RNA sequence: AGAGUUUGAUCCUGGCUCAGGAUGAACGCUAGCGGCGUGCUUAAUGCAUGCAAGUCGAACGGUUAAGAGAUGUCCGCAAGGAUGUCUCAAGAUAGUGGCGAACGGCUGAGUAAUACGUAAGUGACCUGCCCUCUGGUGGGGAAUAACAUGCCGAAAGGCAUGUUAAUACCGCAUAGUCUUGUUAUCAUGCGUGGUAAUAAGUAAAGCCUUGUGCGCCAGUGGAGGGGCUUACGACCUAUCAGGUAGUUGGUGAGGUAACGGCUCACCAAGCCAAAGACGGGUAGCUGGUCUGAGAGGAUGAUCAGCCAGACGGGGACUGAGACACGGCCCCGACUCCUACGGGAGGCAGCAGCAGGGAAUAUUGCGCAAUGGGCGAAAGCCUGACGCAGCGACGCCGCGUGAAGGAUGAAGGCCUUCGGGUUGUAAACUUCUUUUACUGGGGAAGAUAAUGACGGUACUCAGUGAAUAAGCAUCGGCUAACUACGUGCCAGCAGCCGCGGUAAUACGUAGGAUGCGAGCGUUAUCCGGAUUUAUUGGGCGUAAAGAGCGUGUAGGUGGUUCUUCAAGUCGAGCGUGAAAUCUCUUGGCUUAACUGAGAGAGGUCAUUCGAUACUAAGGGACUUGAGGGCAGCAGGGGAAAGCGGAAUUCCCGGUGUAGCGGUGAAAUGCGUAGAUAUCGGGAGGAACACCCGUGGCGAAGGCGGCUUUCUGGGCUGCAUCUGACACUGAGACGCGAAAGCGUGGGGAGCAAACAGGAUUAGAUACCCUGGUAGUCCACGCCCUAAACAUUGGAUACUAGGUAUGGGGGGUAUCGACCCCCUCCGUGCCGUAGCUUACGCGUUAAGUAUCCCGCCUGGGGACUACGACCGCAAGGUUAAAACUCAAAGGAAUUGACGGGGGCCCGCACAAGCAGCGGAGCGUGUGGUUUAAUUCGAUGCAACACGAAAAACCUCACCAGGACUUGACAUGUUAGUAGUAGGAGUCCGAAAGGAAACCCAUCUAUCGCAAGAUAGAAGCUAUCACAGGUGCUGCAUGGCUGUCGUCAGCUCGUGCCGUGAGGUGUCGGGUUAAGUCCCAUAACGAGCGCAACCCUCGUCCUGUGUUGCUCUCUCACAGGAGACUGCCCCGCAUAACGGGGAGGAAGGUGAGGAUGACGUCAAGUCAGCACGGCCCUUAUGUCCUGGGCUACACACACGCCACAAUGGAUGGUACAACGAGUCGCAAAGUAGCGAUACUAAGCUAAUCUCUUAAAGCCAUCCUCAAUACGGAUUGCAGGCUGAAACCCGCCUGCACGAAGCUGGAGUUGCUAGUAACCGUGGGUCAGCAUACCGCGGUGAAUACGUUCUCGGGCCUUGUACACACCGCCCGUCACGUCAUGAAAGCCGGUAACACCUAAAGUCGAUGGGCUAACCUUUGGAGGCAGUCGCCUAGGGUGGGAUCGGUGAUUGGGACGAAGUCGUAACAAGGUA
Repeated sequence: AGAGUUUGAUCCUGGCUCAGGAUGAACGCUAGCGGCGUGCUUAAUGCAUGCAAGUCGAACGGUUAAGAGAUGUCCGCAAGGAUGUCUCAAGAUAGUGGCGAACGGCUGAGUAAUACGUAAGUGACCUGCCCUCUGGUGGGGAAUAACAUGCCGAAAGGCAUGUUAAUACCGCAUAGUCUUGUUAUCAUGCGUGGUAAUAAGUAAAGCCUUGUGCGCCAGUGGAGGGGCUUACGACCUAUCAGGUAGUUGGUGAGGUAACGGCUCACCAAGCCAAAGACGGGUAGCUGGUCUGAGAGGAUGAUCAGCCAGACGGGGACUGAGACACGGCCCCGACUCCUACGGGAGGCAGCAGCAGGGAAUAUUGCGCAAUGGGCGAAAGCCUGACGCAGCGACGCCGCGUGAAGGAUGAAGGCCUUCGGGUUGUAAACUUCUUUUACUGGGGAAGAUAAUGACGGUACUCAGUGAAUAAGCAUCGGCUAACUACGUGCCAGCAGCCGCGGUAAUACGUAGGAUGCGAGCGUUAUCCGGAUUUAUUGGGCGUAAAGAGCGUGUAGGUGGUUCUUCAAGUCGAGCGUGAAAUCUCUUGGCUUAACUGAGAGAGGUCAUUCGAUACUAAGGGACUUGAGGGCAGCAGGGGAAAGCGGAAUUCCCGGUGUAGCGGUGAAAUGCGUAGAUAUCGGGAGGAACACCCGUGGCGAAGGCGGCUUUCUGGGCUGCAUCUGACACUGAGACGCGAAAGCGUGGGGAGCAAACAGGAUUAGAUACCCUGGUAGUCCACGCCCUAAACAUUGGAUACUAGGUAUGGGGGGUAUCGACCCCCUCCGUGCCGUAGCUUACGCGUUAAGUAUCCCGCCUGGGGACUACGACCGCAAGGUUAAAACUCAAAGGAAUUGACGGGGGCCCGCACAAGCAGCGGAGCGUGUGGUUUAAUUCGAUGCAACACGAAAAACCUCACCAGGACUUGACAUGUUAGUAGUAGGAGUCCGAAAGGAAACCCAUCUAUCGCAAGAUAGAAGCUAUCACAGGUGCUGCAUGGCUGUCGUCAGCUCGUGCCGUGAGGUGUCGGGUUAAGUCCCAUAACGAGCGCAACCCUCGUCCUGUGUUGCUCUCUCACAGGAGACUGCCCCGCAUAACGGGGAGGAAGGUGAGGAUGACGUCAAGUCAGCACGGCCCUUAUGUCCUGGGCUACACACACGCCACAAUGGAUGGUACAACGAGUCGCAAAGUAGCGAUACUAAGCUAAUCUCUUAAAGCCAUCCUCAAUACGGAUUGCAGGCUGAAACCCGCCUGCACGAAGCUGGAGUUGCUAGUAACCGUGGGUCAGCAUACCGCGGUGAAUACGUUCUCGGGCCUUGUACACACCGCCCGUCACGUCAUGAAAGCCGGUAACACCUAAAGUCGAUGGGCUAACCUUUGGAGGCAGUCGCCUAGGGUGGGAUCGGUGAUUGGGACGAAGUCGUAACAAGGUA
């Protein structure tokens, strides 16, 4: 620091997602140790049990008491025991009293300000304990608990009587620097300050260790702590805009420690608010923490400061301090006890329990340390605290061994089978002992003693590699790849996306990568995100300029002088707690952790200073702005009046059969006289020509003429004012069309509606009619693609040109021309800007000021609420949910019922056909045991198949074989073995089986022969075999566009880029062929040429040809190049014509097929990956089938006849083929053919008579002497075999068919058409295919149209590319949401009723120790009453939720239905 994702690709905009860091975490898998931290984020839910606040006997009276002393009585000889009395007394402590309990500890419910933070104020205040200083502490009194007795109660507790003490309580005395009042004076911004005087008032307590003791009272000052006040700062919401009656202020009183409506009485009517009052939602605040470069954003656990709370609510008491967590009273809810009468309780203290939850610990030890309370002290108390326990929850540290070790072991995995990898990894050798275990020593923390932690940390010795590794990931982002399994299944996934039989994306394994006692996932925050933009964004087309103006608040503001010092700048001082953070440094072995020092941190306060700029006060100026004077243009606005043309209607005349309308028609009008035409009249609306990217207006908008009223602008003069300006939230006004209300008007036009057409339909487009409306007046509505999709103002920054309105100069007799200038309206264009397109002095450039608006698409120009409206509706304006895009500009293609140019047997012009019949062949379909398979628009269908009777053969039925019909290898066996085979079963294959009977090599041997091996056979194992699947895994080959003229590259140039240029343009060509022009210059694959054949000539050669000139054959050459002439064009390319020539402009034909497209075709030609079968999907055999047949299509043959048929005669080819062959001649047969047989391995022989043609004769227009299907009989040939199922011959039979609908095919010259002929295949079989020659035409004006193609251009929402994309209703499912009769609940107020405890007040008729006292009084207590009030009740509303039959739209969903609205002129822009 970035990356992925919109597209075929590109740039931009824009969202979504990822990589980082963090956490009080949780979950999954795993887990050796230690240190330091940390641990209910949820139910401020409820709590069993224990503990968490006591202490003081040196304040007090009692009670109790170890012990000691003295002295009695009784027992006893005594020792001694028992029991009294008095004195002393260590100690203990229920009560009175004092201090503490307001600290410490917990929690975050409430609280948006009575809180918090920062800085101030207090002249408006308080302060126990502590410190300093001053003074005092005299003398009295009355009670009361404890205790005793009695009584009540289940208990908790209580009542009565009696007795007693104090540092408890109450008078009196005295006192002041205290308090209050008055006076004087000083200071001050301020009434309460300081000083002085004076009057009145108010104190005290004792105890013991006897001391400079501890206390007590009054006061002064301090420290620390608090109360109150002020300013500033810090959440969301305007779909909360007005709030407020103690409210705001005053006077007086009360109250408080103190100011104050804090409270009350009276008076006034204020106060707060767009700089957001009031309301609603949420929330403890801060130091800090996390993140970030920072600015910021998020957060507020642990630690620290403040606040608030203590079961919910209210209240006061005590006290220095509380309205009090472990106090009191009351109301409420809940729990417990109960004798039912009544009582008790409050873990948001520490542990712990239940519950909730994804989730959070021990009912531990100790007061040893630190700190706190009480005490004179010893000491007691202390779940504060110090420690330990549990949890990988976090951070930090250590370890799980180190070195050597290649045969690169085994095993695993992969493999191209060679090997690779795991991997120096292991084994093995040597070494070490952190950790662990065992044993020994053993701290600091404490200062004399006292140590929970703890026999802990640490340390020494011993044992022994011993006790210790996992988790996630491996398609891209993102480091890391293979195999198998699975087969859109199972699953994965943060985004893009993987999975439909070869998945690096699922699962497993091997390997690898990352981190490591952890690793992943989830959740949340910041970052990346400049994606809310102060730093640091935008608004012509991507989201975004309000429809336009006037103007309030606000913001901003010309030149100059002067004052001031608010902003601003500088310096000083105060503060910004500690901790945290940064730097330096120290302590734990290191680190985490922690100590010390320094720094940093504010929009702060205050003092002093500076004065350029801004602000503020004062003065001046004229250039901004406005006024004046003189001119000018104009569809600017309002009202009234007038005019002509046209349409329609009415009346009359002429006149007759149509008019009208359309693509074509029809509806409609017309013989009751239309249309047409002439004359007259009525009425309404709009104003032709002029008229112009011309004028005016703020915009909407404004167009005949005249008059009246009226707004604005421009120019000139430089006459007046003197900054008066710009913008403008709210506000107010204007605002096309349509629409609404009331009343008029209504010619034409024309929603709705009716009819006619069109159409599959046509609620449309077209036609005929036609009502609202359009017009006027008045009043509403307030929206538009209200657009230049561009807010307003000011200044600056090249020009050119056109035009409208002024002014000036020059020229002229004058106008015109020419030049300058101001204001408008346009076009082109420089710099610059922009993603690009484009903008460009009329900016989208450079700057300033002000306003409005935007923040992914959809949901949604919507819902709810509010405001406006008569209504229609408008303005404002969400969320749930859903998608990973939506979008802008430009690029390349493709496409268009867009345009231009051009080509092609594409059309046209012709010739012959096909489509109708019969037959042949192929295909579909159907049938079948099987009718094997493939090919399927052009580009499948006489195609694979250049030949299905068997074979072929892949299909079917049946019968057989199993290392196999065929190949290679291993192991074992085999001797009458290999081979042959009479014979038997059988349809064959196959099975069985007498009998005959071998061979080769090596060694030994004279030899016979023996041994071993080969070959063969048998058996076994590897394997063979498969026309089984996948042409969408492939190679190769092929088809097609298309023999169309295209397709690209290098360098350069242009563009941010995709890309463009070149290759476009003007000509020309069959051609991207060539020429010219040109930011292009060149080049490649294609075109052309080179190759073959044919046509002319020459040369050479010459068998089998020929008889040697020629023809012919072979070989090699020549020739044709727009070379020559004329004309046209641009002096080019080229075109037209001509000459010569066998041939002329590519001479004719062939071969040759660019980059690519169609997942085109082929696994059944062959090859090949993967999968499948293996006594069968392999192999063999017999028979059948591929030849079926209602039908449909395709390619052909033969015909329908006289340009013919039949018969006879007769002429002329070429290409080819032949020894398992072609076969002459001869003979037989009507013939197919047969017999016999010469020749020929071929220019020699044979196939081989070519046919149409020509010459004759017959037929005479008919289903015939046309036509030949079909069938019968008789033959021939091939072949083991012609039944299914071949071909040929003869005789007989003699079907349809008389030229073929819509439509459609081929062909431009030796072509079409007609005629025969050869070959391949092949035993046989050709109407098919591939060739060959013979005869031999017609037509082409031309490019409007059809089809296909090429180039340029244009539009595009298409890119799987129009067989594209895509919209809406309906139907089904799911989800969220609005409305809804209602129903249920929460919250905060209000009105009325009632009202506990309690403070305050009132009251007299109860009770009453201290003081005064004669009754009695003061005071107190109790009672009663009043105000206030928690709570309760009733009521009508507000607001927020939940739910609701039904209903509305929305989103999403696989291939549902209907149409085709949009994208091309999208077929009506």